[in-house]
């Protein structure tokens, strides 16, 4: 020094909720609080999940949802209906900009032990 994390000490962090703030949101901060963690210490490199209010951009689709137009039904009519067609201001993905180190892997910093 490398690998490990049995028992064991000192201490360290702090999920879920709650309550204040910032954010559009994901989610952050602070306080309370402890379900857990030996790196639950830094930090988005790789993946992964998640978010996107406005403005701005490809491609696909009408399964969901929302709306618009058309067709058809009905109705004396404003109108109502919808196993129909279309469109986007829906919906998917993609790009992009964020979010999560307690998501998993590299990364890099460390405390106590040595069964």
């Nucleotide at each position: 020094g490398c690998c490990c994390g049995a028992a064991a000490a000192a201490g360290c962090c702090a999920a879920a909720c709650u309550c204040u703030c910032c954010g559009c949101a994901a989610g952050g901060a602070g306080a309370g609080g402890a379900c857990g963690g030996a790196a639950a210490g830094c930090g988005u490199c790789g993946g992964g999940u998640c978010u996107u209010g406005a403005a701005a951009u490809u491609a696909c689709c009408c399964c969901c949802u929302u709306g618009g137009g058309a067709a058809a039904g009905u109705g004396c009519a404003u109108g109502c209906u919808u196993g129909u067609c279309u469109c986007a201001c829906g919906g998917u993905a993609c790009a992009a900009a964020g979010a999560c180190a307690g998501c998993c892997g590299a990364g890099u910093u460390g405390c106590c032990g040595g069964a």
A computed fold for a 115-nucleotide RNA from a Thermodesulfovibrionia bacterium, annotated as c-di-GMP-I riboswitch aptamer. It matches the Rfam family "c-di-GMP-I riboswitch aptamer". Rfam describes the family as follows. GEMM was predicted in a large-scale screen for bacterial structured RNA regulatory elements. Of the family's consensus pairs, 94% are formed in the model.